A computed fold for an 80-nucleotide RNA from an Anaerolineales bacterium, annotated as c-di-GMP-I riboswitch aptamer. It matches the Rfam family "c-di-GMP-I riboswitch aptamer". Rfam's curators write: GEMM was predicted in a large-scale screen for bacterial structured RNA regulatory elements. The sequence was found by an Rfam model in a public genome assembly. Its mean pLDDT, the model's own confidence on a scale to 100, is 83.
Parts: sequence; C1' cells; structure tokens
RNA sequence: GCUACGAAAAGGUUAACUCACCGUAAGGUGAGGGCGCAAAACCACGGGUCUUCCUUGGGGGAGACGGCCAGGUUACCGAA
Repeated sequence: GCUACGAAAAGGUUAACUCACCGUAAGGUGAGGGCGCAAAACCACGGGUCUUCCUUGGGGGAGACGGCCAGGUUACCGAA
C1' cells in the first nucleotide's frame, strides 16, 4: 500500500410520526423528528412486494419500493 474485518474516534444519514406540496394510488419532495444503519452512498438489470389499467380466467402493460433479498460501482477511520 491492498484485501478482509469492525473496537475506538471524527463525522454522516434518517425509520415511525407531524405539517405543507405533488401524484388516482403505491409513493415522492421540503421542514421538524430519530427507530436504526459500517455502506441505510449510487444504480430499478434479476427476484419479490405494493399501486393502477386491461383480461372470462391464466396472464399482460404502466408505475413505486435500494431501510425486502440479491447483484454491480465507489467511499471515511484503523484497534484486535
């Protein structure tokens, strides 16, 4: 130095909920708030869940969720 790992320190981020706005909705944005998070940073390609439309039923289209799982890329610190 790199990889793995995750004690400490410096920080970071923000769940539920409240208010305002957008959206048919799932949900998103901003402010407050802080359950938590060592990638809870970015990415919707895979699986899954949710919303919506079509369909006699299978099923199909569109959208959302990255803090559902998995994957890819990048990153602070340095005890064992």